Bacterial RNase P class A from a Candidatus Brocadiales bacterium, 356 nucleotides, folded computationally. The gene name in the source record is rnpB. The coordinates come from a structure-prediction model, not an experiment, and the mean pLDDT is 76.
[in-house]
RNA sequence: GGAGCAGGCGAGGCGGCCGCUCGUCCGACUUGAACGGACGGGAGGAAAGUCCGAGCUUCACAGGGCAGGGUGGUGGAUAACGUCCACCGGGAGAAAUCCCAGGGAAAGUGCCACAGAAAACAUACCGCCCGCCACUCCGGUGGCUGGUAAGGGUGAAAAGGCGGGGUAAGAGCCCACCGCGGCCCUGGUGACAGGGCCGGCACGGUAAACCCCACCCGAAGAAAGGCUGAAUAGAGGGGGAUGAAGUGGCCCGCUUCGCUAUGACCCCCGGGUAAGCCGUUUGAGGCGUGCCGUAAGGCACGUCCCAGAUUAAUGGUCGCCCACGACAAAACUCGGCUUAUUGCCCGCCUCCAGGC
Numbered sequence: 001g002g003a004g005c006a007g008g009c010g011a012g013g014c015g016g017c018c019g020c021u022c023g024u025c026c027g028a029c030u031u032g033a034a035c036g037g038a039c040g041g042g043a044g045g046a047a048a049g050u051c052c053g054a055g056c057u058u059c060a061c062a063g064g065g066c067a068g069g070g071u072g073g074u075g076g077a078u079a080a081c082g083u084c085c086a087c088c089g090g091g092a093g094a095a096a097u098c099c100c101a102g103g104g105a106a107a108g109u110g111c112c113a114c115a116g117a118a119a120a121c122a123u124a125c126c127g128c129c130c131g132c133c134a135c136u137c138c139g140g141u142g143g144c145u146g147g148u149a150a151g152g153g154u155g156a157a158a159a160g161g162c163g164g165g166g167u168a169a170g171a172g173c174c175c176a177c178c179g180c181g182g183c184c185c186u187g188g189u190g191a192c193a194g195g196g197c198c199g200g201c202a203c204g205g206u207a208a209a210c211c212c213c214a215c216c217c218g219a220a221g222a223a224a225g226g227c228u229g230a231a232u233a234g235a236g237g238g239g240g241a242u243g244a245a246g247u248g249g250c251c252c253g254c255u256u257c258g259c260u261a262u263g264a265c266c267c268c269c270g271g272g273u274a275a276g277c278c279g280u281u282u283g284a285g286g287c288g289u290g291c292c293g294u295a296a297g298g299c300a301c302g303u304c305c306c307a308g309a310u311u312a313a314u315g316g317u318c319g320c321c322c323a324c325g326a327c328a329a330a331a332c333u334c335g336g337c338u339u340a341u342u343g344c345c346c347g348c349c350u351c352c353a354g355g356c
Base pairs, nucleotide, nucleotide: 001352002351003350004349005347007345008344009343010342012321013320014319015318016317017316018315020042021041022040023039024038025037026036027035044327048338049337051336052335053334054333055332056221057220058219059218068217069216070215071214072213073087074086075085076084077083088102089100090099091098092097103212104211108210109209110206111205112204125152126151127148128147129146131144132143133142134141135140160178161177163175164174165173179201180199181198182197183196184195185194186193187192225278226277227276228275236268237267238266239265246262247261248260249259250258285304286303287302288301289300290299291298292297322325
């Protein structure tokens, strides 16, 4: 210097002017709302997809089982998870490093395209070989009955692999090693690893196919849910021509009460529509320091308050600079995953090339 790998940061900056929204305070005003002013806050790393897991709310619910759905190496983290960390096993790569839906195929069932003889109760296309027959140019060739699965061929996958012995040719037929299975020992919390002995090749693959095993799961979601609550209509209760309510008059300093005139409705309760408010933003919260832990993370102390709309705010414009700014915008709130996308930084990381 190049190629990779891993981790991290930002999301145009500063200033002027004009706006929008929320909070606090002040002003004016009869309280509030609205209005004016001051100060402060005002989208994201993914706010997205709505794919998981929770909080919260309402409904349902003895316990257990069935059905249905999900998860699936081990140990840990966490409120929880399908997430994260560490490790184990397998795979990719030269390496750093990355990927894995990673329980069971020796309970049963199904499936395995095309090609191929055969895709699982094995089988035999070309071969190879013993024997017999025929022909022969004596090298062989052809046919038939058998043996065989070493070689060729097909396929993603071919009935353990490879080497030796053995044989007519062959074959776990026999043997060593590897693989596989069983038992034991050692190490590890464990997944598992290492080793020893035995068996003798049975047992192809596929479970994001049915299925089996273990564990987990009640349903719906902010249009959840709660509070206040008109108008109109209706249901119920009470009062009312023995005069309701309202209004006028009298009494009285004023009101209630009382008396009086008028005359047919009046009052209460429930319901929860319109509308408004709460839920709603202080939270498994951010930042810093210390301690514990390999890590994910945990604990303690200090400090900060950091959007909250509902016809729905965060914009417009000008100047300078970097050099032209991608993907994209909350809607109850968190933890993740996935997807989209731009610019940069860093490395006790890996490899290659060159120089000193």

Overview: The source organism's lineage runs through Bacteria, Pseudomonadati, Planctomycetota, Candidatus Brocadiia and Candidatus Brocadiales. It matches the Rfam family "Bacterial RNase P class A". By type it is a ribozyme.